This is a predicted structure of a 71-nucleotide RNA (transfer RNA) from a bacterium. The coordinates come from a structure-prediction model, not an experiment, and the mean pLDDT is 83. RNAcentral holds the sequence, with entries from ENA. Rfam family: tRNA. Rfam links the family to the GO term triplet codon-amino acid adaptor activity. Rfam classes the family as a transfer RNA.
RNA sequence: GCGGGUGUAGUAUAGCGGUAGUACGUGACCUUCCCAAGGUCGAAGCAGGGGUUCGACUCCCCUCAUCCGCU
Repeated sequence: GCGGGUGUAGUAUAGCGGUAGUACGUGACCUUCCCAAGGUCGAAGCAGGGGUUCGACUCCCCUCAUCCGCU
């Protein structure tokens, strides 16, 4: 330099055009003499920019980060 994969809450991951879910973690409350465990409710996310579309995490282009291969 070229080609390809991946990028989604603090962490791990699902979703592949129509409201972004799950688990752990975390906050408040309930339960308990206290702790742990358990229960209820909540906060927190689509790497960045542009395009297509009525509508984009999803499709296209560029950039960034990371991994793999080729040279």